[in-house]
Context: one part of a larger RNA
RNA sequence: UCCGGCGAGUUACGGUGCGUGGCCCGGUUAAGGCAGCGACAGCCGGAGCCAGAGUGAAAGCGAGCCUGAAGAGGGCGUCGGUCGCGUACCGUAGACGCGAAACCACGUGAGCUACCCAUGGGCAGGCUGAAGCGUCCCUAACAGGACGUGGAGGGCCGCACCGGUGUGGGUUACAAACCGCUCGGAUGACCUGUGGGUAGUGGUGAAAUGCCUAUCGAACGUGGAGAUAGCUCGUUCUCCCCGAAAUGCAUUGAGGUGCAGCCGCGGCUUAGACGCUGCUGGAGGUAGAGCACUGUUGUUGUGCGGGGGCUUCACCGCUUACCAAGCGACGGCAAACUCCGAAUGCCAGUAUGCGUACACCGCGAGUGAGACAGUGGGUGCGAACAUCCAUUGUCGAGAGGGAAACAACCCAGACCGCCAGCUAAGGCCCCCAAAUGAUGACUCAGUGGGAAAGGUUGUGGUGCCGCGCAGACAACCAGGAGGUUGGCUUAGAAGCAGCCACCCUUGAAAGAGUGCGUAAUAGCUCACUGGUCGAGUAGCGCUGCGCCGAUGCUUCAACGGGGCAAAGUCAUCUGCCGAUGCUGCGGGUAGGAGCAAUCCUACGGUAGGGGAGCGUCGUCAACGGGUCGAAGCCGGAGCGGAAGCCCCGGUGGACUGUUGACGAGUGCGAAUGCCGGA
Numbered sequence: 001u002c003c004g005g006c007g008a009g010u011u012a013c014g015g016u017g018c019g020u021g022g023c024c025c026g027g028u029u030a031a032g033g034c035a036g037c038g039a040c041a042g043c044c045g046g047a048g049c050c051a052g053a054g055u056g057a058a059a060g061c062g063a064g065c066c067u068g069a070a071g072a073g074g075g076c077g078u079c080g081g082u083c084g085c086g087u088a089c090c091g092u093a094g095a096c097g098c099g100a101a102a103c104c105a106c107g108u109g110a111g112c113u114a115c116c117c118a119u120g121g122g123c124a125g126g127c128u129g130a131a132g133c134g135u136c137c138c139u140a141a142c143a144g145g146a147c148g149u150g151g152a153g154g155g156c157c158g159c160a161c162c163g164g165u166g167u168g169g170g171u172u173a174c175a176a177a178c179c180g181c182u183c184g185g186a187u188g189a190c191c192u193g194u195g196g197g198u199a200g201u202g203g204u205g206a207a208a209u210g211c212c213u214a215u216c217g218a219a220c221g222u223g224g225a226g227a228u229a230g231c232u233c234g235u236u237c238u239c240c241c242c243g244a245a246a247u248g249c250a251u252u253g254a255g256g257u258g259c260a261g262c263c264g265c266g267g268c269u270u271a272g273a274c275g276c277u278g279c280u281g282g283a284g285g286u287a288g289a290g291c292a293c294u295g296u297u298g299u300u301g302u303g304c305g306g307g308g309g310c311u312u313c314a315c316c317g318c319u320u321a322c323c324a325a326g327c328g329a330c331g332g333c334a335a336a337c338u339c340c341g342a343a344u345g346c347c348a349g350u351a352u353g354c355g356u357a358c359a360c361c362g363c364g365a366g367u368g369a370g371a372c373a374g375u376g377g378g379u380g381c382g383a384a385c386a387u388c389c390a391u392u393g394u395c396g397a398g399a400g401g402g403a404a405a406c407a408a409c410c411c412a413g414a415c416c417g418c419c420a421g422c423u424a425a426g427g428c429c430c431c432c433a434a435a436u437g438a439u440g441a442c443u444c445a446g447u448g449g450g451a452a453a454g455g456u457u458g459u460g461g462u463g464c465c466g467c468g469c470a471g472a473c474a475a476c477c478a479g480g481a482g483g484u485u486g487g488c489u490u491a492g493a494a495g496c497a498g499c500c501a502c503c504c505u506u507g508a509a510a511g512a513g514u515g516c517g518u519a520a521u522a523g524c525u526c527a528c529u530g531g532u533c534g535a536g537u538a539g540c541g542c543u544g545c546g547c548c549g550a551u552g553c554u555u556c557a558a559c560g561g562g563g564c565a566a567a568g569u570c571a572u573c574u575g576c577c578g579a580u581g582c583u584g585c586g587g588g589u590a591g592g593a594g595c596a597a598u599c600c601u602a603c604g605g606u607a608g609g610g611g612a613g614c615g616u617c618g619u620c621a622a623c624g625g626g627u628c629g630a631a632g633c634c635g636g637a638g639c640g641g642a643a644g645c646c647c648c649g650g651u652g653g654a655c656u657g658u659u660g661a662c663g664a665g666u667g668c669g670a671a672u673g674c675c676g677g678a
Stems, first nucleotide, its partner, number of pairs: 001678006011093014026050003032044003054061002064076004096234002099231001103224006114198009123188001125157003128153001132149006161185003166181004200216001202212003209218001237613006247260005261367002263364005273356004277351006288340001289338002294334009305323002307320004370395010400411003415587004420583003426577003429562003435574001437573006448564001454548003458545007466537002475532005481505003486500003511526001515524002588603006614667001616664010632651005638645002
């Protein structure tokens, strides 16, 4: 990993519905009893239970009662019941199955290990040389010194023994803790044999929550016990119809639950109800707008008051490019501002039309983690595949076509079949079905086929305003002067460091000078003017398509690819392709209409509800098959809408089928399922 077998809503009692039946001049028995024995059947047994009147807290009253002053209003009533059987669900029980971590009781454990008690055992060899003592030296005497002797020490080195430091190996091991090398202790708080002691709400602990038999933040065994599990997983044949929710309120509530909402089934009914559209009436303060209120705000005028300065800073006064109430002018801003004020949506009425099946009652649910997208908002950074509301859609529970691929985007809602047709979104050069279609224009950037502020004499369109045949723009030729080196400043300052002024003259024109330059001059140049030339030229907007901005780590890697100057972009047009959409033809199921022929409508689907069936085992009855070969198994043919059924051959060697009724240990692929096998 696979295969086979086993494997999960049961039973009892009580209740609520539904189906079905008996009885109703109510229904029903329970325990128990009745035969010579005797389960069942039959009979007896009416205790009891339900019903038969309700209402009120009650006294009580009564088809009414209560509340109340009430004869008002309101609340509860004014009946079909009962006993079986079947079935769905609920309750109590282990209650669909498996699963804890734990809790408690009673026991078993110290043959492992911790500590303790008793009694025994063990420690090669070597080193060091404490106290004490002796002799000598020294001293007044002590003290002290030297040499010897001596043999102390949780002393030193190191076997046995006890340990387990580092590292390598081992890691389905030799081993559920080992092996090699290395290392610590090795006369001690040492090691060890035997016997004994301490027990789980406990013991023991040189203390780690360590150890107490491979188990220890509370051992193990059995029992309570099928503990409990708002949690996870699993829950077995088929087809048909409908079909959700991820919300509100509450909750020791938040991944649970109750009620409501939304779904299903049945009943009751066709009167009312609902949606769309039109009309009529209405509530309201959003979008927008506005500044009349509440606030806020820019510029400005005036200006109460205040601040600063001056003053005999006493009063008074003067002044101010300061602040500034109020008012005026021109303008703004606001979820918690409004003199105003929509569109939608909402409520009600009404009308013809179209459409929907609802409302109500009973029973059965599931859901109560939602997601994304568009729009209006809050939070956030006008961040998030963010979060929280509202509203619509889709997914959820939705297949098909498109978007290269892609739940939530675009198109479109799949009953089944067809080698038929038409379309949607999207497409029509090739991959790849359909135009290498038409007309006009744009783009040259592979823009298309990623991106901002900002930049752009790229190019198309369209405006505005200058100059221009009395000659513009560009280029070239020439001029560009004088007072004057303006004054000041300065070492100098002469157009050109800086400051001030910026005049006059000649003239076609020429600045008290545009830039370069000099130490300062000089020099070059510009403005400005004339000439040559001969027709456009300068500036500023709006707009289409481009360009730069543009940097990532393994070739292309920012069109799906090939490739494309159209196969790119804009506009207009014609045709075609293209889906499970629509049509055609055939078929199925359900509902409806119709006398009928026939026609119309519906049939995506998770949770979930409802309906109809298939098959397995057993019981009863009826009828069958079987040694001339049953079941089972293998192979083959056929039938049915599915579960399935049936036939033939082989094998097998004794049971078995159909119909009806009844009853279940009744259907497996999943539970890290259980057992067996491969």
This is a predicted structure of a 678-nucleotide part of an RNA (large-subunit ribosomal RNA, domain II) from Candidatus Viridilinea halotolerans. The organism belongs to Candidatus Viridilinea, within Bacteria. Rfam family: Bacterial large subunit ribosomal RNA. For this family Rfam cites "Crystal structure of the ribosome at 5.5 A resolution" (Yusupov et al., Science, 2001).